[in-house]
Molecule: small-subunit ribosomal RNA
Organism: uncultured prokaryote
RNA sequence: AGAGUUUGAUCCUGGCUCAUAUUGAACGCUGGCGGCAUGCCUAACACAUGCAAGUCGAACGGAAACGACGAAAACAAUCCCUUCGGGGUGCGUCUUCAGGAGUAGAGCGGCGGACGGGUGAGUAACGCGUAGGAAUUUGCCCAGUAGUGGGGGACAACAUGUGGAAACGCAUGCUAAUACCGCAUACGCCCUAAGGGGGAAAGCAGGGGAUCUUCGGACCUUGCACUAUUAGAUGAGCCUGCGUCGGAUUAGCUUGUUGGUGGGGUAAUGGCCUACCAAGGCAACGAUCCGUAGCUGGUCUGAGAGGAUGAUCAGCCACACUGGGACUGAGACACGGCCCAGACUCCUACGGGAGGCAGCAGUGGGGAAUAUUGGACAAUGGGCGCAAGCCUGAUCCAGCAAUACCUCGUGUGUGAAGAAGGCCUUAGGGUUGUAAAGCACUUUCAAUUGGGACGAAGGGUGUAAGUUUAAUAUGCUUAUAUCUUGACGGUACCUUUAGAAGAAGCACCGGCUAACUCCGUGCCAGCAGCCGCGGUAAUACGGAGGGUGCAAGCGUUAAUCGGAAUUACUGGGCGUAAAGCGCGCGUAGGUGGCAAAGUAAGUUGGGUGUGAAAUCCCCGGGCUCAACCUGGGAACUGCAUUCAAAACUGCUUCGCUAGAGUACGGUAGAGGGAGGUAGAAUUUCAGGUGUAGCGGUGAAAUGCGUAGAGAUCUGAAGGAAUACCAGUGGCGAAGGCGGCCUCCUGGACUGAUACUGACACUGAGGUGCGAAAGCGUGGGGAGCAAACAGGAUUAGAUACCCUGGUAGUCCACGCCGUAAACGAUGUCUACUAGCCGUAGGGCCCCUAGUAUCUUUAGUGGCGAAGCUAACGCGAUAAGUUGACCGCCUGGGGAGUACGGUCGCAAGAUUAAAACUCAAAUGAAUUGACGGGGGCCCGCACAAGCGGUGGAGCAUGUGGUUUAAUUCGAAGCAACGCGAAGAACCUUACCAGGUCUUGACAUCCAGAGAACUUACUAGAGAUAGUUUGGUGCCUUCGGGAACUCUGUGACAGGUGCUGCAUGGCUGUCGUCAGCUCGUGUCGUGAGAUGUUGGGUUAAGUCCCGUAACGAGCGCAACCCUUAUCCUUAUUUGCCAGCACGUAAUGGUGGGAACUCUAGGGAGACUGCCGGUGACAAACCGGAGGAAGGUGGGGACGACGUCAAGUCAUCAUGGCCCAGGUGGAAUGGGCUACACACGUGCUACAAUGGCAAGUACAGAGGGCAGCAAUACCGCGAGGUGGAGCGAAUCCCACAAAGCUUGUCGUAGUCCGGAUUGGAGUCUGCAACUCGACUCCAUGAAGUCGGAAUCGCUAGUAAUCGUAGAUCAGAAUGCUACGGUGAAUACGUUCCCGGGCCUUGUACACACCGCCCGUCACACCAUGGGAGUGGGAUGCAAAAGAAGUGGCUAGUCUAACCUUCGGGAGGACGGUCACCACUUUGUGUUUCAUGACUGGGGUGAAGUCGUAACAAGGUA
Repeated sequence: AGAGUUUGAUCCUGGCUCAUAUUGAACGCUGGCGGCAUGCCUAACACAUGCAAGUCGAACGGAAACGACGAAAACAAUCCCUUCGGGGUGCGUCUUCAGGAGUAGAGCGGCGGACGGGUGAGUAACGCGUAGGAAUUUGCCCAGUAGUGGGGGACAACAUGUGGAAACGCAUGCUAAUACCGCAUACGCCCUAAGGGGGAAAGCAGGGGAUCUUCGGACCUUGCACUAUUAGAUGAGCCUGCGUCGGAUUAGCUUGUUGGUGGGGUAAUGGCCUACCAAGGCAACGAUCCGUAGCUGGUCUGAGAGGAUGAUCAGCCACACUGGGACUGAGACACGGCCCAGACUCCUACGGGAGGCAGCAGUGGGGAAUAUUGGACAAUGGGCGCAAGCCUGAUCCAGCAAUACCUCGUGUGUGAAGAAGGCCUUAGGGUUGUAAAGCACUUUCAAUUGGGACGAAGGGUGUAAGUUUAAUAUGCUUAUAUCUUGACGGUACCUUUAGAAGAAGCACCGGCUAACUCCGUGCCAGCAGCCGCGGUAAUACGGAGGGUGCAAGCGUUAAUCGGAAUUACUGGGCGUAAAGCGCGCGUAGGUGGCAAAGUAAGUUGGGUGUGAAAUCCCCGGGCUCAACCUGGGAACUGCAUUCAAAACUGCUUCGCUAGAGUACGGUAGAGGGAGGUAGAAUUUCAGGUGUAGCGGUGAAAUGCGUAGAGAUCUGAAGGAAUACCAGUGGCGAAGGCGGCCUCCUGGACUGAUACUGACACUGAGGUGCGAAAGCGUGGGGAGCAAACAGGAUUAGAUACCCUGGUAGUCCACGCCGUAAACGAUGUCUACUAGCCGUAGGGCCCCUAGUAUCUUUAGUGGCGAAGCUAACGCGAUAAGUUGACCGCCUGGGGAGUACGGUCGCAAGAUUAAAACUCAAAUGAAUUGACGGGGGCCCGCACAAGCGGUGGAGCAUGUGGUUUAAUUCGAAGCAACGCGAAGAACCUUACCAGGUCUUGACAUCCAGAGAACUUACUAGAGAUAGUUUGGUGCCUUCGGGAACUCUGUGACAGGUGCUGCAUGGCUGUCGUCAGCUCGUGUCGUGAGAUGUUGGGUUAAGUCCCGUAACGAGCGCAACCCUUAUCCUUAUUUGCCAGCACGUAAUGGUGGGAACUCUAGGGAGACUGCCGGUGACAAACCGGAGGAAGGUGGGGACGACGUCAAGUCAUCAUGGCCCAGGUGGAAUGGGCUACACACGUGCUACAAUGGCAAGUACAGAGGGCAGCAAUACCGCGAGGUGGAGCGAAUCCCACAAAGCUUGUCGUAGUCCGGAUUGGAGUCUGCAACUCGACUCCAUGAAGUCGGAAUCGCUAGUAAUCGUAGAUCAGAAUGCUACGGUGAAUACGUUCCCGGGCCUUGUACACACCGCCCGUCACACCAUGGGAGUGGGAUGCAAAAGAAGUGGCUAGUCUAACCUUCGGGAGGACGGUCACCACUUUGUGUUUCAUGACUGGGGUGAAGUCGUAACAAGGUA
């Protein structure tokens, strides 16, 4: 940094997709070690169990448990004494004693449970961020000041009694305090009317020399605690500026609402609350409402600006089952507190109670998905405590998870016989691959052995010093000695031992995108991010080999940014691609001329404060490196404040006249409104004349007309519109405006002077105008004319055409508010080459002309620069600038639905989503096509001649049939085609019977000459038996050829694929085209050349020309034919000479002629005239055998049709292998209701028949052609001369000509069919040959629609020959004989060429494509309604609680006059209020019979609307 994808190709527009980075991830496959981090994103769902907040005995009464020590009593081992009665000692056991260092359950009391930890439901808010502020409070902490005096009454615990299942109480009695309450005192403090008034405390522990003592202590002192107050620090509360998501299909909201005064309340300001007063406050700079959401530092991405996000860490907020409430307290309306209500769970003796994991683990559930019911307080920190210490699921660690990031390893070197195996192969080899094995080494990590830190600072005890003190007590500090504290931890790290030993996968390989082959599959199975792969040769599916990429991971999915300049601030657009409001006026807003002064809001610079830490970046440091951790710096682009500057913008002031406007004089005009008026025309009516049609169309008909139309004349009526002038002329903002006259009225232009002095431009909302159609009311109605009717057309014709015809069109008034309302181009301003018109005004000069030049404001055509994707625009910009507004962001769904607004309605306006596609679009290019245009050609039509289509037969095809009727060919360009010839063979098909290395090739082994005679069985193949025969070469080993047997490699296949192919062929088309090099033009595809003017059969030639040349085609060169010359002369020829015959070049001879076959000549528009442009060329003519390529042939450009052929041949792949191969017999290819093609013969007199008679050319011939002769009616037979052929034969050419006959008939036409008899070929004519003779004698009397060939030696007609072939042509090919007609011409049909035009076609019109209907699926709108959620208003209700009121009950401290009072508690009541209830609205979600359109689907139905003039633009 880009790439793929719209097209046949191109450029653009434009969407979709990909490559990158990232993640609290999940899933699939795989998995060695370690470090470091992270780990319920879903159900703020419910929770079993354990733990997470306690501590203080140095506040207190006390002592339930434990308890060193001590005392006492009892029992009592042992020992001693003993009078055996017992005594003493007393280990030990047990009891008691608050005596007691300790310790400590419960209680009272203090402090802490407001921190720490969790979660993100709510919240769009002063919640958060940032910067400020004043009217506050702050336990513990620090500092200061002043104190700590003296009293009193209770309540727990406890005891007794008692209730309850329990939880928990109740009553009476006793008691302590740092608990509670007075009194005293009051420097600070508070209140105040400034006089005055009010308000506090508590002790505990250690030590102690004097003094006193009731021996308790007082007293002193130290420490801690306490009271009041000040200040600080910290924390907290409050207020403000700015910033903080989407929706206007939410536009108005608000009554404590906004402000004031008094009062209340709070720590404190304040409508925070209340009474009264005023009527305000917020909002288009988005109020209110709805939806969504914790905010931030940061994180991810990005070049940046931005975009997305808010896990872990850190700051703030909110919440703690849901809702409400307060209490206590310095701090809460309180996660592990209380009360009430609700839901849920649990216990219950049914009376009543208990609970709250969004703390750490853990469970269920949900989910794609997220861990252990672990260890320790060793460290850090927190609570309590004087302290030791206790508590601490905070925290530190460990466990689980490749979840992310970062190291490391899975070996290293050598090793070619390039091993084996795999895969591929052109079979040679290549590749895997130095890879392996082998050899030589190493040992990180893991395993194992032994050692072994840091993290520990402190704390206790003793001693010493210092300080406090009256003091050597105590406390504190320091030093020192000693004891001691580690969960992690089997730690890190070091070391020993052994051995390559234990350690590689995943994805991809068609393009994008690095990496290719084989097999399998056969639009199946499947793949796919986009384009797209797969229908028998898949680098795209599946497998394999190989390769590529990453690597303990790799892929996929999801998500975000990027690429995307695809929302464009940086950095886009709007003529035709999406996009300029239909046009004005104008509000807010935005922007604004020249000069000066001031100011300092914007702007610029400096300073100060802040911008938490962490993160990012830079420089260092620590883990062996890195990740990670850590020190410093920079940065945090911001905000606030202050100082300065004054150019620009703003503001204020004072001026100016160039913008804008006013006054005055002129000018042009379909500008607007109203009234009047004119003529032409149409129609109707009346009358006259007049007679049979008129009208209409492609052609008709409906219609009108003998009741008199149409035509024509006269008159009248009525409505609408204004010919000519008239013009890319004029006017208007646009829509629009057209006879003439009058009145009213708007604007523009122009000229000179005067005036105002920026008054301007644009313009969201707003408002006005606004074609046609349409609507309402009332008129009017000639013509025209939706709807409608009829007639045509048509397959249909609800159309196009015709005849009628109503709304409407017209007028008045009122609506509608839209158009391709277009220049598809918003308005205003300035600047930027020219040329030519047109119409309005002015100036200069002058020859006085509607002259020239010039200047303005319009309106047109070209065009430079420039712009544009191109087309094009180009002073009337789409150029270069500035100002403002509107609009666009892929196609479809859709300008649709819903909602709102407007409207009488029609409808307009505003305006989505689901879903679906990978395109849709613009401009230009090349083709193709057009029921577009121009030019031209062709037996293309026309003009002619003859046919086909009807008949019979032949032949081919289809169809049918069949055991088989082998296969192929299919519009032209298949069908007398492959097949130049199926009885067997051919033959590929069928039936049955057979063979299996095979009919054929190569190799190997063995045997044998090869070969051959005969017989039997059989349909034959074949099988069996049998006869004769031993060859050739030789270096004597053997070899070559042939035959047989055996084995396996193989043979074989007319089996498939002509859509895998070669070769060959057809066709457009013998049409004149098809291209290239260089140059030039174009962003490019491409163009130019090759177009144009002529001309030609021709891209043939000439001229012109940004082209110049060239190639393949055309033509010519080749063959043949037509004329002549020359050469040659046999088998051909015979003029002249000679011989000879009945006759014949028969013979001698000849070379003249014909012919033959070699070589030449000839024709080139060469010559003449005309036309043309002086050209090319054309027309005519002469000459010539031939005249304008003389006739004919061969010859076929680039390409098209996936045209034909795998069955000529060759060939890839696939298939068969005891048969899809081989050989043989018989059958079939010859079938036959039928249909088609191509032919033959006919239908007759231009003929048939009979008789006579004449004239060719080109061929063929030895397994052959065959003469003369004889036989047969004949086919033919017998026989065999001659001839390998200019000699002989096939071989008589026929039509023709001359006669005769037939006489228009199904015939003396026609010959099918059938019967009989034969001939020939051939092993063999049954299926199934040809021919002959006799007999038979069908259809057919010239052929419907339609259709074919042919332009001259042609058509037509006549015969002849050949190939194939044993035989078998009406076919094919070739040959000659006779021998026409017609062509005005290019309108039309068909085909083709060139130019041009349109195109939505490119598989290219046999194209593309639209809509209804039918079917399936999907999402969505309406819908009687139904069910949830949220919420407004009006009410009801009223727990707990707080506040007010209250003397009903009770009442320790204080006062008292002893009566009581003050105060308090309970109760009652009022106010507020949660749950809850009712009514009525709004809104949202889900659902709903039925219904509307939409989208998508395979080859459905009906038509053909659009694209070409798309057949009615």